[in-house]
Context: one part of a larger RNA
Parts: sequence; C1' cells; structure tokens
RNA sequence: AUGAACGCUAGCGGCAGGCUUAAUACAUGCAAGUCGUGGGGCAGCGCGGGUAGCAAUACCUGGCGGCGACCGGCAAACGGGUGCGGAACACGUACGCAACCUUCCUUUAACUGGAGAAUAGCCCCUUGAAAGAGGGAUUAAUACUCCGUAAUAUAUUAGAAAGGCAUCUUUUUAAUAUUAUAGCUCCGGCGGUUAGAGAUGGGCGUGCGCCUGAUUAGGUAGUUGGUGAGGUAACGGCUCACCAAGCCUGCGAUCAGUAACUGGCGUGAGAGCGCGACCAGUCACACGGGCACUGAGACACGGGCCCGACUCCUACGGGAGGCAGCAGUAAGGAAUAUUGGUCAAUGGACGCAAGUCUGAACCAGCCAUGCCGCGUGAAGGAUGAAGGCCCUCCGGGUUGUAAACUUCUUUUAUCUGGGAAGAAAUCCCUGGUUUACACUAGGGUUGACGGUACCAGAGGAAUCAGCACCGGCUAACUCCGUGCCAGCAGCCGCGGUAAUACGGAGGGGGCUAGCGUUAUCC
Repeated sequence: AUGAACGCUAGCGGCAGGCUUAAUACAUGCAAGUCGUGGGGCAGCGCGGGUAGCAAUACCUGGCGGCGACCGGCAAACGGGUGCGGAACACGUACGCAACCUUCCUUUAACUGGAGAAUAGCCCCUUGAAAGAGGGAUUAAUACUCCGUAAUAUAUUAGAAAGGCAUCUUUUUAAUAUUAUAGCUCCGGCGGUUAGAGAUGGGCGUGCGCCUGAUUAGGUAGUUGGUGAGGUAACGGCUCACCAAGCCUGCGAUCAGUAACUGGCGUGAGAGCGCGACCAGUCACACGGGCACUGAGACACGGGCCCGACUCCUACGGGAGGCAGCAGUAAGGAAUAUUGGUCAAUGGACGCAAGUCUGAACCAGCCAUGCCGCGUGAAGGAUGAAGGCCCUCCGGGUUGUAAACUUCUUUUAUCUGGGAAGAAAUCCCUGGUUUACACUAGGGUUGACGGUACCAGAGGAAUCAGCACCGGCUAACUCCGUGCCAGCAGCCGCGGUAAUACGGAGGGGGCUAGCGUUAUCC
C1' cells in the first nucleotide's frame, strides 16, 4: 500500500469502491426500437352516423383521432459486458498508401421524365400437438423492374504537351460505350438521384519498442522470389498455373511455458522493482467450432445456416434455447450488493414535430471495503472522598481533577416548522422582423433524486468506546495463580516454586469508530 478476507467492537456524514474463484449452469422480468409527413389498410381503443329498444345495451356502418399485425425506410456494426484466446505489427510510438473505402453531416453543381409486372397484409382452403408450413384469389408503395435523358463520373480508342534511361507517370483534347432518381405536404417546407470537395470513421503497410526457458539449435514447400491469371474497396502467395531455389536463425530462429496491451497505479531520495481493480484509449470474444448473407460499416452478444455438447416442450412425428447486458438464482469460494426509481438532466436511435424507446445514464438501497471530516462534552473543582480479587516497609502510596459538586455549551441524535440549485430548452400564447421560414423579446409549461440537501426553533450532558500490546528488537511493571505442566512465540527465546515473556488482576504506554491477525507487493 490493497477490488482484500477473518476475529473483537461500532454513533453520524461526504466522496469513492464492491465475484480477484467456475469464459461454470441459468428460473423470471426488463436491456432496440422508431416513423401513419412512404404504403395498403382497420384487429383492439376513442369518436361520429344509422337500426331495434322506455333505457341499459345489442347490431350495422364511417377511416375522423389513433393504431395491433403487415410491406417499406432508418437504426439495430453504437451504447453495455467479459479478458477466453493471442508473444502477434495485438498494443505503444513515429510515419507512409502514386494501392483504398466511407451511411448519416457540411458544402458546390446539375437533375428529379415516362412505363410495367408482382408480392405481404386482408379473404378462402388444406395440414400440424405445437413451432409453423403449403395452396388459391386479390391489392399498394419512397419496395422491385424496364425505357428515356446526363457530365468535371467510369472504361476503351486516338491525338497533343511536360517529366523520366526505360516500362511508364502527370496534364489536356476528341470520339465511342456504360451508369440515375420518389415522392410526401398544413404549400412554408421535408425528401430522392448523380458527380466533386470537406469532415469523420475505417482498411492496408513500414521502422523501433514489447515476459521466461538452450535441461528447446536448427526451422520452413505456398515455404522465399519471379511471370501470368483470378480475387478484393485496395496492395500483396491473398488464391491458382508455370519457373527459379530460395527465406529465417547464436543480435536466439523454431519449440515450450506464461500473459490482453497502454495512459497509468503502488513503493522508493532516486535509479529501479511490482501491478494493470476502478476511470480513459486500443484489441479480442459472445454455449464450443465453422460459414457466409444483408449492409456505408459485421463474418454480427440480445440476426441467419451447419456440426457438437447441454437444457426444456412434445400428441414421439417433431420443435425451442444461449445473462462474459441490468437485477436475480444455483454452484464454486476466505470473499463481493437490490429480481429498486426515473427518463428530470447528459448522451443515443427514429421522427418535420409533438413524442416514443433507452437496466446507456442519473439516482436511491445494501456493505466500516477504503479515504476524508465530526461527535461521544467544556471550564472550575482536594476532604486528594468512598471503593479496588491494586501495591505496601502497614506509616502510606496509586487509581486521581478522575468522580461527586458548581457554572456553561448543544455539534450530533430526537422533535417541530420552512425549504432549494440542478431548468435551459422543446412546445404553446402574445409582440418585433421577414414574401415566408429562420431569428428575436415577454409570458406559460417540464425534477426521478426529494419534502432530500440546507436554514430556523425546542428541551436536555442528555443519545454514543473499543481493540491489540507492556522480556529485547519496541513506547509501556507490579502482585497473585501455575510449576518444562498448562501455555506463549514475528526473530532471539520464555515456563523444571520467588516467571516484568504462560493465565488473571491492578496499573501503564499505543492507535481510535476502529483495532488486531492473515495474504500479497515495494
């Protein structure tokens, strides 16, 4: 010093931290949705209309508010978790790509023309225990397809200029070919397509650094290089065909063991040594293994397919699942918390917006786990009271200003009353400005925490101290009991009849809401 544990003890507050072990298995709930200003629609709710009825109500109907399921768009690749693997260009640092991509955002320019066939849903039928599956009929679009138009885009061909020894590179001109679009609307706007630039994020590569073992000395055939082809966003043995025989290694290859890396953290005068919990950046993983699809981005924790192990349902034919998300359960363990509240703030997704979602986040709960702060009273008070399983030379000493007693205070606790900041916006209303948005002034609206923090008042010393130690190291001593016994012990060592070392007592020194022990590091 600690993400600690254990023993004894325990008043309060603030700020932090909280499965280091089984990347073991998981009941239950929640953790990623949103848009009706893209669409067909109407299951349920509200509303309107009609019929019957005295009425309650029932039935029919309308797509008006809204909206389950469905098509479509965007998001789901972020955020959150864990540290298995990995000794590697994973990470750190400094650079490079004349070999690359980049949704949303900003900006610049241009365009936003026409046509078509389907399909889900709804309806009908079949089948299955279920999960679901199959068939028929019918319908929409910002879904899909086709046509047209198009350049400062791409490709090919031809020419010109500059550079270069050359393959070639750069700039530029012309021709040809290829590639687009979608609408909605409250008419204010919001979108869509193509191309360029920016920003951001990623991809690839290079130098250096990066644990232990030689009781691991040789390793390597796509291996090292070339030519050509394929593949990729792109370079490359990335893959393939052919050719050559290379490449790494005592400055430690290969093999084996261990390990996420860093900013940092602990310690120390420093050099160094040890560590990598929390917070931040990067990487890897998502029951074990493999694979691709979609997409700007994944080979995708809460998507898909296959194999495997395990668990569950079953009508035995077949199906379903993945907490290393937040809580929680079992197990393991010396050991680690609530199946809590809210979207008020910050941030994210979607949406024109209102808003919806958000176990991110903000809060609350539990735990002396740590750090910091406060309290358990203050001043006076000697007959130096009583009491002491205390000591004694029996005179006394000590506990000890300690108590009693007098005066004072009321932190904290208890009770009573008041009571925040965190909130500025969005949106609504009114006004200014404007063609209109935008902008702007005033007013209104929004707080989980929380009646919390904080403030004021009331009475009363009232409500609050332990733990280990006292032979030396090491601050602190006597008596009794025991008698190499019982026991102590970090080291030296104590104990066999006068034990400051064992056990008890009185007294003392130490730290203090903690104190000691154990473990680990310097």
Small-subunit ribosomal RNA, 5' domain from an uncultured bacterium, 522 nucleotides, folded computationally.